[in-house]
């Protein structure tokens, strides 16, 4: 100088003229999109159905120790894997609880077998038969530890030495796990994003949730589910159990509502105000605690709230103002899209 | 805003328990039939299984992400 790897800011102000919303009784003032407001992918508040109940089922998660309201997020570690390194990646229980599956190819796809060899014995002397063996070849993505030496008719963990592996045991750590040493010839591969088995967690719906008022209109529509029993009785009724239905968006129980009643279908009306709405696990700063994530504490500040849905438009001002893209009930993360600029680090090459 | 669902030839659509080559119709193409067409026959040719990673020896089928389309949710008697 070139390739890279980690993180962090910022997203424009400022002044004049004209509009737009919303706060305050008003004049007048003061406030006015985002890092993602977006995907709706996880968690949660809030609301309502029993404040949410028991069993089977079903969903999600799966190293370990923290951190929060919780979370599949986040720190901070362990191990595996890629990178020369900075670093970056992992859906990382379990294949020895059982059951599956692996095309083609191959002799053989998993408690093995034996095509071509290799050896040994036989007569019938061959493209033979019978044994031994899995070292060599060959096949596949994958062939039941690897190299090397001894041993053997030939081999073979058969035996040693080393590496791996399994198991016991001390040390070190809160743990995952890591070293160390002893024993053991090695004792059954892959696949769980294939059932499935273990551990842990989970009630359903969602601000078009839910609440108050208010206007206008036609329910004797249409299908279905439906009825007994007890009591009282002034013989018109009433009263209470049970059942059907319904809350119940898996199935069963339980509850809880239940008569001119419930579901579902047709049809009718309105096309309103209000609330829920924005002070919240909030923003800044500063100390203190902790490796960090995060937590106290003290001081100060209020920082959109629309409902055909505002946040804008001209002009001027230091070198410029570009990119992605617009708030809907509110917050934590994630994931996507996307200008500028800066810092540290890491390899390689120059050159003082 | 809020809940759901689907993408396979030019158009409708299938497919499966991951395996050698993905199929039907319909439309196009060639050739026979006919005078000549339409119809009938026979034959062909067309796929990034919507993209992008992941698990696997292997993905159009299984898991995540992004695109694009699509469908239902207002009050009140």
């Nucleotide at each position: 100088a070139a390739a890279g790897c980690a993180g962090c800011a910022c997203a424009a102000c400022c002044a004049g003229u004209c509009g737009c919303u919303g706060g305050u009784a008003a004049c007048a003032u003061c406030a006015g999109a985002g890092g993602a407001a977006a995907g709706u992918c996880c968690g949660g508040a809030c609301u309502c159905u029993a404040u949410a109940g028991a069993g089977c089922g079903g969903a999600a998660g799966g190293c370990u120790g923290g951190c929060u309201a919780a979370c599949a997020g986040c720190c901070a570690g362990g191990a595996g894997c890629a990178g020369c390194g900075a670093u970056g990646c992992u859906a990382c229980g379990g294949a020895a609880a059982g059951u599956g599956c692996a095309a083609c190819a191959g002799a053989a796809a998993g408690g093995a077998a034996a095509c071509u060899u290799c050896c040994u014995g036989g007569c019938a002397u061959g493209a033979c038969c019978a044994g031994g063996u899995a070292a060599a070849g060959g096949u596949g993505a994958a062939a039941g530890g690897g190299u090397g030496a001894g041993g053997u008719a030939a081999g073979a963990g058969c035996u040693c030495a080393c590496c791996g592996g399994a198991g016991c045991a001390g040390u070190g750590g809160c743990g995952a796990c890591a070293c160390u040493g002893c024993u053991u010839g090695c004792g059954a591969g892959g696949u769980a994003a294939a059932c499935c088995c273990c551990c842990u967690u989970c009630a359903g719906a969602g601000c078009a949730a839910g609440g108050u008022c208010u206007a206008a209109u036609a329910g004797a529509g249409a299908u279905g589910c439906c009825a007994u029993c007890u009591g009282c009785u002034g013989c018109g009724g009433c009263a209470g159990a049970u059942a059907a239905g319904g809350g119940u968006u898996g199935c069963u129980c339980g509850c809880c509502c239940g008569a001119u009643g419930c579901a579902u279908c047709c049809g009718g009306g309105u096309u309103g105000a209000c609330u829920g709405c924005u002070u919240g696990a909030g923003g800044u700063g500063u100390c203190a605690g902790g490796u960090a994530a995060c937590u106290g504490g003290c001081a100060u500040c209020c920082c959109a709230g629309a409902u055909g849905a505002a946040u804008g438009a001209c002009u001027g001002g230091a070198c410029a103002a570009a990119a992605c893209a617009g708030a809907a009930u509110c917050c934590g993360g994630c994931u996507u899209a996307u200008g500028u600029g800066c810092u540290g680090c890491u390899u390689u090459u120059u050159g003082a | 805003g809020g809940g759901c669902g689907a993408u396979u030839a030019g158009c409708u659509c299938a497919g499966a328990u991951g395996g050698u080559u993905a199929g039907a119709g319909u439309a196009c193409u060639u050739g026979c039939u006919u005078g000549a067409c339409a119809u009938g026959c026979a034959a062909g040719g067309a796929g990034u299984c919507a993209c992008u990673g992941g698990u696997u020896c292997a993905a159009u089928u299984c898991c995540a992400g992004u695109a694009u389309c699509g469908c239902c949710c207002a009050c009140c008697a």
Predicted 3D model of RNase P RNA and transfer RNA as a complex of 429 nucleotides. It holds a member of the Rfam family "Bacterial RNase P class A".